[in-house]
RNA sequence: CCGCCUGUAGCUCAGCUGGUUAGAGCAUCUAGCUUAUACCUAGAGGGUCCUACGUUCGAAUCGUAGCAGGCGGA
Numbered sequence: 001c002c003g004c005c006u007g008u009a010g011c012u013c014a015g016c017u018g019g020u021u022a023g024a025g026c027a028u029c030u031a032g033c034u035u036a037u038a039c040c041u042a043g044a045g046g047g048u049c050c051u052a053c054g055u056u057c058g059a060a061u062c063g064u065a066g067c068a069g070g071c072g073g074a
Base pairs, nucleotide, nucleotide: 001073002072003071004070005069006068007067010026011025012024013023019057028044029043030042031041032040050066051065052064053063054062
C1' cells in the first nucleotide's frame, strides 16, 4: 500500500428480507427467603447501536467516507 472480517448495555453476544418499545446471559442494585452469608425467586437501573454524510415515509440493518481492532497478501 491492497483485499476481507468485526464494531449493539460494564463484559460476552443475538437482532432474519429495512417496519412501529432495541433484546438475552453474566455482572450491579433492590426486595423476598435465611440467625447471617451464599444459593434460589421476583423486580429495577444501565444504550445517541463506533463517527459523519447519504438513500428512504421509515435505518442497528442499505450506500459512501473516516476511525479502531483482527486476518491475509505484496